[in-house]
Context: one part of a larger RNA
RNA sequence: GCCGGCGAGUUAUAUGUAGUGGCAGGUUAAAAAGGAUCUUUGAAGCCUUAGCGAAAGCAAGUCUGAAUAGGGCGCUAAGUCACUAUAUAUAGACCCGAACCCGGAUGAUCUAACCAUGACCAGGAUGAAACUUCAGUAACAUGCAGUGAAGGUCCGAACCGACCGAUGUUGAAAAAUCGGCGGAUGAGUUGUGGUUAGGGGUGAAAUGCCAAUCGAAUCCGGAGCUAGCUGGUUCUCCCCGAAAUGUGUUGAGGCGCAGCGUUAAAUAAAGGGCUUUCUAGGGGUAAAGCACUGUAUCGGUGCGGGCCGGGAGACUGGUACCAAAUCGUAGCAAACUAAGAAUACUAGAAACGCUUUCUAUUUAACAGUGAGACAGUGGGGGAUAAGCUCCAUUGUCGAGAGGGAAACAGCCCAGAUCACCAGCUAAGGCCCCUAAAUGAAUUCUAAGUGUUAAAGGAGGUGAGAAUGCACAAACAGCCAGAAGGUUUGCUUAGAAGCAGCCAUCCUUUAAAGAGUGCGUAACAGCUCACUGGUCGAGCGUUCUUGCGCCGAAAAUGGACGGGACUAAGAAUUCUGCCGAAGCUGUGAAAGAAUACCAUAUUCUUGGUAGGGGAGCGUUCUGCUUUAGGGUGAAGUCUUUUUGUGAAAAAAGAUGGACGAAGCAGAAGUGAGAAUGUCGGC
Numbered sequence: 001g002c003c004g005g006c007g008a009g010u011u012a013u014a015u016g017u018a019g020u021g022g023c024a025g026g027u028u029a030a031a032a033a034g035g036a037u038c039u040u041u042g043a044a045g046c047c048u049u050a051g052c053g054a055a056a057g058c059a060a061g062u063c064u065g066a067a068u069a070g071g072g073c074g075c076u077a078a079g080u081c082a083c084u085a086u087a088u089a090u091a092g093a094c095c096c097g098a099a100c101c102c103g104g105a106u107g108a109u110c111u112a113a114c115c116a117u118g119a120c121c122a123g124g125a126u127g128a129a130a131c132u133u134c135a136g137u138a139a140c141a142u143g144c145a146g147u148g149a150a151g152g153u154c155c156g157a158a159c160c161g162a163c164c165g166a167u168g169u170u171g172a173a174a175a176a177u178c179g180g181c182g183g184a185u186g187a188g189u190u191g192u193g194g195u196u197a198g199g200g201g202u203g204a205a206a207u208g209c210c211a212a213u214c215g216a217a218u219c220c221g222g223a224g225c226u227a228g229c230u231g232g233u234u235c236u237c238c239c240c241g242a243a244a245u246g247u248g249u250u251g252a253g254g255c256g257c258a259g260c261g262u263u264a265a266a267u268a269a270a271g272g273g274c275u276u277u278c279u280a281g282g283g284g285u286a287a288a289g290c291a292c293u294g295u296a297u298c299g300g301u302g303c304g305g306g307c308c309g310g311g312a313g314a315c316u317g318g319u320a321c322c323a324a325a326u327c328g329u330a331g332c333a334a335a336c337u338a339a340g341a342a343u344a345c346u347a348g349a350a351a352c353g354c355u356u357u358c359u360a361u362u363u364a365a366c367a368g369u370g371a372g373a374c375a376g377u378g379g380g381g382g383a384u385a386a387g388c389u390c391c392a393u394u395g396u397c398g399a400g401a402g403g404g405a406a407a408c409a410g411c412c413c414a415g416a417u418c419a420c421c422a423g424c425u426a427a428g429g430c431c432c433c434u435a436a437a438u439g440a441a442u443u444c445u446a447a448g449u450g451u452u453a454a455a456g457g458a459g460g461u462g463a464g465a466a467u468g469c470a471c472a473a474a475c476a477g478c479c480a481g482a483a484g485g486u487u488u489g490c491u492u493a494g495a496a497g498c499a500g501c502c503a504u505c506c507u508u509u510a511a512a513g514a515g516u517g518c519g520u521a522a523c524a525g526c527u528c529a530c531u532g533g534u535c536g537a538g539c540g541u542u543c544u545u546g547c548g549c550c551g552a553a554a555a556u557g558g559a560c561g562g563g564a565c566u567a568a569g570a571a572u573u574c575u576g577c578c579g580a581a582g583c584u585g586u587g588a589a590a591g592a593a594u595a596c597c598a599u600a601u602u603c604u605u606g607g608u609a610g611g612g613g614a615g616c617g618u619u620c621u622g623c624u625u626u627a628g629g630g631u632g633a634a635g636u637c638u639u640u641u642u643g644u645g646a647a648a649a650a651a652g653a654u655g656g657a658c659g660a661a662g663c664a665g666a667a668g669u670g671a672g673a674a675u676g677u678c679g680g681c
Stems, first nucleotide, its partner, number of pairs: 001681006011091013025047003031041004051058002061073004094232002097229001101222006112196009121186001123155003126151001130147003134143002159183003163180005198214001200210003207216001235615006245258005259369002261366008271358001272355003275351007288337002293333003298328004304322002306319005372397010402413003417588004422584003428578003431563003437575001439574006450565001456550002460547010477534005483507003489501002513528001517526002589605007616670001618667006628658001635654008
């Protein structure tokens, strides 16, 4: 991992609700008796029959109150007992699952420390004190040599340790092996016996160690601890069908109330919804605007101030300074508005419009939800970032299958009762993969643009508009000229058209700047403006717009889905066709409403959480001393048939002794999931 078995809403008591049954007031409990899972006896008790008040108490009323007022609660509805279903409460309470806490025991054969008593440390090196001879001193001191043997001394085996690397990592080993490494007469190592015990011991101290277990050992018990948490929770069909919001919460992944769902009952409107038109409303949003509140551009006037004058001072004059206020002018605003939409909202009317009543309220019972996601629109936060986050509003998904978007919960189309080898369409498509047009008409694109992107750039190309020049010859090309005063003046080492400053005239001319660019140290030189000739028909400039181009870089080897395409690309128009579980057709089933009484008509039948309804099957029990059964039961296998399904029946084979069906009853009653559990492989 697979297969098979087992494996999760139970039981008791109490209460509420619904249904069924008994009685009409209902009913017994403990207990007792008998013919004993039933009957009889048993009235204590409980519910109901009257309420109100804190109570005394009063009573269809009562309380409050001064009240004969008003108001609150009542009066004007039949209950009760049992059973079944369901929910809640208390119990382990649907099942499995902690880490913990507490109690009592068991552990120092591992390990920590200590006690008692034993054992062990190859070999080599170094050479302290002390002592001796000699030297030396007044005497000491001191020195040389020798003897000597010390040491938490040195090197290094056993022994003890464990610093590095490799191997090993389902190991040879739940800590080792190999090669190096540290200590090795000491605070050394070690044998045996003993002591210290968990709220504790021991610790040269690491929260270390206390039997492969240590921030509190292990075993058993309290114990099925508790778990707002995770996982799992077993047959079928039918009807309806949510939420991911508000508010409160030691609250935020929980819970309460409300909202939204289901079931039942009652009541009420020709009610609700949609579409169109209309009527009556309030608004202060968008846009707009600047009277208000703020902000803010330029100009005019200039309160007040600064600066500069005059004056002894009072005061006075000037000012290209600042500037209140005001006038004109151009703006801005979520927390500005004199004015102000579209929508939306509230209320109402009409249509002989559409829609099978699809609505609302109340009461009762049962819930689930309270993590939402994306998309469009209006906004806040963020960076006018995010598959970001927070609101509002609509849709889809959630709980929705089908077709399209290559693939693709949230986009587009469209809401699946079932069957069909029938038809029509939606979105989207019609060259091949691939169903349907190698369809038609008029244009554009040359970039494989199509089949990713901006600022910006460009004689790409199509369309439109305006304007200028042009046979008295334009534009482009080619030939020729482009001069003189003059090297203007200034400046400067120089400045001669061309470093810079000022000025920018005159003449000759067809024309020629006191010079457009290159160039020189400065000149020179080349060129341009400007003019003539040649040539001979269109040439420039600006704006708007269609489709293209560049800008354009990412990591395995390329992506329009692919092939490929010059249309099979783009724009406009037209006609066909394909295309879904949509709609239609034929047949079948179920639910609801209406008529009405078993038929008809119409509508409906996607569905998670969840509510409601109806059934199938398993084991046992009663009727049952059942039908059946060696002329073959149960069980097993295969096939066929029936039923919407759970399932049932039949036939054949196997099997070898039990055992249906029907009507009831009771449950250890249905497995694919729980890192489930046991067994097999």